[in-house]
Context: one part of a larger RNA
RNA sequence: AGCAUAUGGUGGAUGCCUUGGUGUCAACAGGCGAUGAAGGACGUGAUAAGCUGCGAUAAGCUUCGGAUAGCGGCAAAUACGCUUUAACCCGGAGAUUUCCGAAUGGGGUAACCUGAUCAGGGUAAUGCCUGAUCGACUCACUCCGAAUACAUAAGAGUGAGUUCGCAAUACCCGGUGAAGUGAAACAUCUCAGUAACCGGAGGAAAAGAAAGAGAAUCGAUUCCGUAAGUAGUGGCGAACGAAAGCGGAACAGCCCAAACCGAGGCCAUUGGUCUCGGGGUUGUAGGACCUUAAUGUGGGACAGAAGAGAUUAGAUUAAGUGUGUGGAAAAGCACUCCAAAGAAGGUGAGAGGCCUGUGAUCGAAAAUUGAAUCUGCCCUAGAGGUAUCCUGAGUAGUGCGGCACACGUGGAACGCCGCAUGAAUCCACGCCGACCACGGCGUAAGGCUAAAUACUAGUUGGCGACCGACAGUGAACCAGUACCGCGAGGGAAAGGUGAAAAGUACCGCUGUGAGCGGAGUGAAAUAGAUCCUGAAACCAUAUGCUUACAAGGAGUCAGAGCCCGUAAGGGUGAUGGCGUGCCUUUUGCUUAAUGAGUCUGCGAGUUAGUGUUCGUAGCAAGCUUAAGUCCUUCCGGGACGCAGGCGUAGCGAAAGCGAGUCCGAAUAGGGCGAUUUAGUUGCGGGCUCUAGACCCGAAGCGGAGGUGAUCUACCCAUGGCCAGGUUGAAACGUAAGUAACAUUGCGUGGAGGACCGAACCGGUGAACGUUGAAAAGUUCUCGGAUGAGCUGUGGGUAGGAGUGAAAGGCUAUUCAAACCCCGUGAUAGCUGGUUCUCCUCGAAAUGCAUUUAGGUGCAGCGUCGUAUGCUGACCGUCGGGGGUAGAGCACUGAAUGAACUAGGGCCCACACCCGGGUACCGAAUUCAAUCAAACUCCGAAUACCGGCGGGUGAAGUACGGCAGUGAGAAAGUGGGGGAUAAGCUCCAUUUUCAAAAGGGAAACAGCCCAGAUCAGCAGCUAAGGUGCCUAAAUACCGCUAAGUGGAAAGGAAGUGGGAUCACGAAAACAGUGAGGAUGUUGGCUUAGAAGCAGCCAUCAUUUAAAAAGUGCGUAAUAGCUUACUCAUCGAGUGGUCCUGCGCCGAAAAUAAUUGGCGAUAAGCGGUAUACCGAAGCUCUGGACACGCUUUGCGUGUGGUAGAGGAGCAUUCCCGUAACGUAGAAGCCGGAUGGUGAUUGAAGGUGGAGCUACGGGAAGAGAGAAUGCAGACAUGAGUAACGAUAAGAGAGGUGAAAUUCCUCUCCGCCGUAAACCCAAGGUUUCCUGGGCAAUGUUCAUCAUCCCAGGGUUAGGCGGGACCUAAGUCGAGGCCGAUAGGCGUAGGCGAUGGACAGCGGGUUAAUAUUCCCGCGCUUCCUGAACCCAAAGCAUCAGGGACACAGGCUGGAGAUCAACUAGGUAAUUGAAUUCCGAGGUGCGGCUACGGCCAAUCCGUAUUGAUUGAAGGACUGUCAAGAAAAGCUGAUGUGUUGUGCUAAAGGAACCCGUACCGUAAACCGACACAGGUGGGUGGGUAGAAUAUACCAAGGCGCAA
Repeated sequence: AGCAUAUGGUGGAUGCCUUGGUGUCAACAGGCGAUGAAGGACGUGAUAAGCUGCGAUAAGCUUCGGAUAGCGGCAAAUACGCUUUAACCCGGAGAUUUCCGAAUGGGGUAACCUGAUCAGGGUAAUGCCUGAUCGACUCACUCCGAAUACAUAAGAGUGAGUUCGCAAUACCCGGUGAAGUGAAACAUCUCAGUAACCGGAGGAAAAGAAAGAGAAUCGAUUCCGUAAGUAGUGGCGAACGAAAGCGGAACAGCCCAAACCGAGGCCAUUGGUCUCGGGGUUGUAGGACCUUAAUGUGGGACAGAAGAGAUUAGAUUAAGUGUGUGGAAAAGCACUCCAAAGAAGGUGAGAGGCCUGUGAUCGAAAAUUGAAUCUGCCCUAGAGGUAUCCUGAGUAGUGCGGCACACGUGGAACGCCGCAUGAAUCCACGCCGACCACGGCGUAAGGCUAAAUACUAGUUGGCGACCGACAGUGAACCAGUACCGCGAGGGAAAGGUGAAAAGUACCGCUGUGAGCGGAGUGAAAUAGAUCCUGAAACCAUAUGCUUACAAGGAGUCAGAGCCCGUAAGGGUGAUGGCGUGCCUUUUGCUUAAUGAGUCUGCGAGUUAGUGUUCGUAGCAAGCUUAAGUCCUUCCGGGACGCAGGCGUAGCGAAAGCGAGUCCGAAUAGGGCGAUUUAGUUGCGGGCUCUAGACCCGAAGCGGAGGUGAUCUACCCAUGGCCAGGUUGAAACGUAAGUAACAUUGCGUGGAGGACCGAACCGGUGAACGUUGAAAAGUUCUCGGAUGAGCUGUGGGUAGGAGUGAAAGGCUAUUCAAACCCCGUGAUAGCUGGUUCUCCUCGAAAUGCAUUUAGGUGCAGCGUCGUAUGCUGACCGUCGGGGGUAGAGCACUGAAUGAACUAGGGCCCACACCCGGGUACCGAAUUCAAUCAAACUCCGAAUACCGGCGGGUGAAGUACGGCAGUGAGAAAGUGGGGGAUAAGCUCCAUUUUCAAAAGGGAAACAGCCCAGAUCAGCAGCUAAGGUGCCUAAAUACCGCUAAGUGGAAAGGAAGUGGGAUCACGAAAACAGUGAGGAUGUUGGCUUAGAAGCAGCCAUCAUUUAAAAAGUGCGUAAUAGCUUACUCAUCGAGUGGUCCUGCGCCGAAAAUAAUUGGCGAUAAGCGGUAUACCGAAGCUCUGGACACGCUUUGCGUGUGGUAGAGGAGCAUUCCCGUAACGUAGAAGCCGGAUGGUGAUUGAAGGUGGAGCUACGGGAAGAGAGAAUGCAGACAUGAGUAACGAUAAGAGAGGUGAAAUUCCUCUCCGCCGUAAACCCAAGGUUUCCUGGGCAAUGUUCAUCAUCCCAGGGUUAGGCGGGACCUAAGUCGAGGCCGAUAGGCGUAGGCGAUGGACAGCGGGUUAAUAUUCCCGCGCUUCCUGAACCCAAAGCAUCAGGGACACAGGCUGGAGAUCAACUAGGUAAUUGAAUUCCGAGGUGCGGCUACGGCCAAUCCGUAUUGAUUGAAGGACUGUCAAGAAAAGCUGAUGUGUUGUGCUAAAGGAACCCGUACCGUAAACCGACACAGGUGGGUGGGUAGAAUAUACCAAGGCGCAA
C1' cells in the first nucleotide's frame, strides 16, 4: 500500500411528520379616498433590538353585548400591577389618530424647511407657543370691469362637485398598435387587432326593442349546444372561416323631438324668439285635427314604511370500566353503553363513550342586509273619418380615399370614417350580396333598459387517486428579506430535542476559556442544543490475508498456501491462461474524435381537441345523444332531453334521374356504381394534425414600454490652477542713411497654439506582471506644460437616438445600435441528451424529384395484422430476342511494307509543239501483315422473358396499421475518370463489415474458415498448423548457402535440371616449348608513313603454318603480341536456348524484429500418413418460440435502426385481508428463489406506522445532456501571505508576546508618508471590558464584539436675502391619448450680499463652553430733530477678460546684539540663581515696611514676499439679480428716527476618517480623489539630495 470485516468521524440522502403551499366548489363581497386613501416614515412597553398592535389618549381610551377566573402579545426572566364593584378575551358602535403620501398655504433632495389671516397664551415690547383657515379645475350666481361707446375678455367674491389618487386594474368598452414566427426563402397573407401603452366604467360591462333577418316565415339583446371545419375567403399558397335555421338558458319593455293648444319673458308690433305646461311616440303606418266610446284594468326598473329571515360574539348536549404489557394505553383481552352524534382534531402508541367537537336544538343591546306585505308616486285602452299639418338635414345618397364585416377590390352588397358634393318628406324613404324589374321586409339621421354571460385581489366554509422541505408559492423559518446593480430591475439559502425542559445541580481538567470526563434527568443522551432517522462519496482506527524484479483497462477461469468457523461456508490470493473502459457519433474508434473529478437528490414522448387504424364492450339497418332540465342517499349516481351527427344509393359540373347514371344521335361502346349490405357509440393501444408538443441550447432579430451622461463624448453656467529659467516680435526712442521713403546699428519694449523644465495632463519604447498588488498597473524612459491648456461644482443632449479635431470611437468594466422588463417556452432542416427486464422478427445507406445535396416526398428494403391458397426462390426441360466477351477487316475509319501508278516536285533538254531521266512525294488499285468505346461479314458463356413439370417455404402476392433508411466501407471481378497513381473517385456485379461474436492471418471492421439459445473437466473436423514459447510430426524425397526465406528495374562464368549445336583417341579445349617468313618499306600521300595517321588495292611465293596484318609501341624504323602451325599432354571441350533456387542492386535517425527464441531446417518445392485445431458438427441435460400425425417428435432461438409481444419495480386511490411499542417504515446486512427486471430470511439499528392480493390512475425507473443543486475529494500541507523605508535591546502585562504598552538606540518621508478644509462615508470618535469569528501569522491589540459616554454657535457654513446655466410652470399655444413647449411667477450656487477675534478648558467639542475685548439686526425708550417710514417708478452702483511689468508691504526666515553667575564627570538649555525692575495684599509710626506674582533679550539689519492698487499692451471685447445710494410721485401725524440703559436673536450642520485600513475601486487592494499652508542647507527652482516640526518602519 491492496482486499475484507468491525468501530467511529464527516455529511445530510432515505423514511416518517406538517404550521405552508396548490387546485377546485359554495356562499358573501365586489371597492377605498379632500370626514385625507392605498402605502410608508418616526414614535409608542418598567427593562425593549426585531415582529405584531397602537398613535403624544400611542401592546392602548369610552360604551353596548357575549363570556368567564384569571390577566399584563410573539417571549422567557425580574420588578411592579389589574381582576367577581367582572379584569384579560370575543363581537357591535364611538373617541384619539404625529409626519409624508392625490397632498391641497408656499417651497422641497418624500417623511423636511418656511409663511399669511383670525383667535388664544405669554412678554414692558419684539421674539416665542397653541388652534382654525388659506390648492387647482369645472359649473352656477353675484360684483367689478380693458383696448372700445354699448358690450366682451380678464379679475374678485360666494356656493356646489364621492372631480383629482389608489386598488386583482382579473373581467368589460374604446384609442394607438408591433415583431420573433408560419408560408420549409420572401414582399400580399399569417402571427393578430394578439403583446404593449393610453383613456374610461361597473359589480358586472357591452349589446338591446328592427330603415332587422332572408325566403318556410320569424319577431329586442346576450350566452350555451348544433349547423360546420360546411358556405365561402385565400401569392385559391400557408392559412382564415361564417350566417340563417334548430335545441336550450334567461326573458321586459319603454321615454323624448315634431305637428296642435296654452301660460310667461324679451325684442317688437300682419310678427319673431326664448322658457315652461298639456299633447304625442308609430309601419296591417301612426299622430295632430274632426266625430264617437269607457271612468276602470293591469303594471312598475321609483320613493318610503314594515320587518320573516340572514351576517357580525355565542349557548345546551348522549354513552366505560376492569385487567396484564409498557416510561406512558387510546393497542391486546374481558364484559358493557350511546348513536338524528362511528366527520375531524387532540390527549405520553390505533379513543364513538377522556377533551374540543359532531348530530339536534337555542341565541343579539348594537350595526349591516333583507322576502312577503302596505302606502305614496308614476305608467297604461278602443272605434271611425281623412281635406290639411307632423314624423329627427349638411342627414341619406353619390364621387374619391380607407376601415370593418369569415369576405385580401373582387361582380362586393350591407355597416363605419375622412374630404368634396348633396336629396326626398308617406303618391315618401331604406333594404332583400353588383345592377334592373316584379314581389316582399322595414321606417335611419334622439334616448333608456333587469336577467341569462365574464372575472376574483378579499371574507367564511367544504373537498382533493394535488405536493410533502432540491417538492409545493420566489417565500412552511421575521422573504420580495439578505445580497447584487447608478437605476429600471434581479433575487436566494434556511423546517423536525423530548410526552414533558425534566435543557445536565454538583465535582474534576482547563485560561474563572473552548472543549471534555464523572455525576444527575429521561423509556432512550450514539435524543445534549443545525439535538428524530442518519445512506453514499470522503477521512480515520483496529484486526485477518497479501505485497519491495514487477509492465497490470485491474476483471475472469484455474488455483497452492494462510486465517475464521462445530459444520455449511466465508476472507485473502503466490502462480498460470485469456483479456485495448463506458457513452455518443460514425463507412469505420483502445484510438491521439466527443462527454463525465466522485457521491447523493432532481432531470426529457405529456395534456386537450381533431382524424385514422387496431383491440374490446353495448346495440344493430340502425347506432348515438349535445347544451340543458329534473330527481337523488350529493367526491358520486340516475332519468329526461332526438336539436344534431354517422350509416342505410349511386351517377352527373349541374338541372336531374335513380339500381342505375354520365358522355352520346344511339337501344352502340366506355367510365363510375349495383348485383356481393354493417354500421354506430363508449373505453383502451398505435400514429397524424392543431397547440411550446420529448428535453435543454442560440447568436440575434424585430417590436412595444421603461432606466441610465455619478464612467465617458460634446455643450452651457460659475469658480480654481500652471515652480523656475530662456528667447526677445510689433511698436517706440535714438544714431547712421535716403530727394523723401526704404534700409541699417544701438537701446527701450515684452509678443508668442515660442523654447527648456517641475506640479498638472498624457501614455513613446522596453522589461516585469498575466491563477496580478491591479478585470489595464508598476519601474525606467518619453510627449505637452499661457493654451485648440488642465480641473472642481451645478446642469443639458440617449438608443436607429445622442455625442464624436472621425478611431465605428464613446454613451456606468457592455457598443456596426446600451441596459432592464415584456412578446417568449421566438425559431433552430443544427449539436447534445433521452432513465427497468425478457422474448420474436429484422433493415437501409438505392431510384426518381426537390433553391436539393448532412433535409424531405413517393417508390424500394423491415415489422404486425387480415385475406388468398401454390402462385415463390431454386431445379429440370422447351421456346425466345439480343450484338457484350471474343474474333474479324466485308463496311466506316486508323495504320505498316511492297507492287503498280494518275498527279506533282527536281534534273536534263527546249524558239514553240513534243520529250528524256529520277536512290523525291504520291491518290487510286493489288498483295502481305495489323488496329477500333462511339467499326461489324460474324459471335458466345452468363443474364433476361415466357410455356410445361417438380418445388408447402419462418416462401410469394394483395390490402391495412407502424416504421427506420435515403453519409456507407473494404475485398474479388467487369469498366469510366486519374498517370492501366492512391487506404483516390464514379458505375456494374458478388461477398463480408455495417448490424457478427468464435478460429486463423503475431497484434489487425471489410481477407480465409465459420454464423454464438444455455450448461458440460465429452467426441469429430474447417481454415490454419504440429522444434520451444504454444495444442499437435524434430515425417519422407529433392532444392537453397543467400539467414535467401524476410523489397524492384537492371546486372552477373552462383548453383540444380532440361534441350540443342560445334569440336574431340585421325588426340579436341586449356596450359607449356617452338615457329609466326619472302616479293616488300605494296602503291599513293607525306618532312617521314617501313603490317599498324590516312586513301587505294589486298596479290604472289615459301611453307607444318604465317594477315600487304589483331593489338601495344616508334619521329619513322626497331621491339612485343595475336591470328595461324608443329610438338608435348591424354578425354571430354566450347557455344546457344529453356527452367528451379539463390547473388548484387540495398543509405536514417531509442535496439527492434520471419511474432520471439532461435533454426541449415524449424527455409523452399513435392509426397504420404497421423495428429492438433472453432461458440462449426455430434453427444448428454435444460429453457423458450413455432409447427405437427401432440403421454411425444421436429424445426428454430447473433443482431444496430426499427416493428411486435410478455413482464418487474416506484407513488397514489378503491375493494378484500393481514401486521405493528412483545417494535411499523427507513437504514446496515444479505441466506434463499427467479432467464431477468427483481424477491428478500436471520441478526443489528430505529421508534410509529405499514403491507399483500385483485382492480384503477400516473410528476412511473438515470451514468453520460461542457446537465442543475448540495456535500466531499484531487492538486497539496504545495503556491501565496499585496511595494526590499529596517529593525534591535531591555522592562511591563499575561495561561501564552517576533507582533500590545513603556524606554533607549537604528532606519524612512519631509511641495509629504506633515497640517487644515470641501466631497463622500455615517459612529468608524472617547472610556471600560472581551478574544469565538473578522485581521492573509500571533494577539493580552484593533477601525472587531459588549456596555457606557461624546458633537453646545446672533457672528463659522447653509436656510429665514439675491440671482446664472438649467428646471418646474397658473392661464396660454400645440398634440390620437399619454403629453410637448412656454408667459407671469417660483425653485436653483460653483457666484453676489452679510456682524468675531485672542486665550483657557474635556478622556472625547469648541471662532460653538468659560474668560477678556469688540460687533450686527430687532424691541422698549426720554430729550432733540423734522417729514420720514412704507409703496411705485427711474437712475447710480453692485459689475467683472487675458498678458505684462511697476507699486505695495501683511507676514516668514536668517544674522547681530542684550550686568553677571549657574555646583554636582562633560556638554547644552527657552533651566535656575540673580544685579535691576514691578508692587496683588497686609501692616503702618503714612516716611514707608513685609511682600505674593511677573519681567529680568528690546530692537536693528538683510533676504524673501501674500492681499491690495493703479497703469500699459492685446483681441477672442470679457454674468445676472438683490442688499446699498439717490431722485420723483404717492402717503400719514406722537407716526418715524434716536442717546444712555435694558431686552430679544429661530432652524439645520458641527464627533471621527479625509492622497486614506473609515471615500470610489468585491478586500485592512502598490490604482483614483478638488482647494489651502508647506521650514532649513546646497540650488534658478515647489527639480534633486540630506535634514527640522510632525509622522511613520508599510499586519507576518